[in-house]
RNA sequence: CAUUUGUAAAGGCAAACUCAGUGAAAGCCGAGGACGCAAAGCUACGAGUCUAAAGCCUCGGCAGAGGUAAAGAUAGUCGGGUUGCCAUG
Numbered sequence: 001c002a003u004u005u006g007u008a009a010a011g012g013c014a015a016a017c018u019c020a021g022u023g024a025a026a027g028c029c030g031a032g033g034a035c036g037c038a039a040a041g042c043u044a045c046g047a048g049u050c051u052a053a054a055g056c057c058u059c060g061g062c063a064g065a066g067g068u069a070a071a072g073a074u075a076g077u078c079g080g081g082u083u084g085c086c087a088u089g
Base pairs, nucleotide, nucleotide: 001089002088003087006085012037013036017032018031019030021028022027035076041082042081043080045079046078047077048074049073050072055068056067057066058065059064
């Protein structure tokens, strides 16, 4: 520098759940904990999925209720982009 593959060796990540924090929620963060992961590293670009506070609409005398809708999330849903480990040449 290149390449395909993924034994788990060295080493890495950490689902559910629990506790504390944060948030309207989805979710996120820290500690514990391991279901799994060869990119379960990074990136919301495309698709999907989750939530629905503000806004808007409807009903209502008010209180409030319903609907709609990402600009909120998800990279451990898939694809794309990008960087990298072992191994091999």
Molecule: c-di-GMP-I riboswitch aptamer
Organism: Desulfitobacterium metallireducens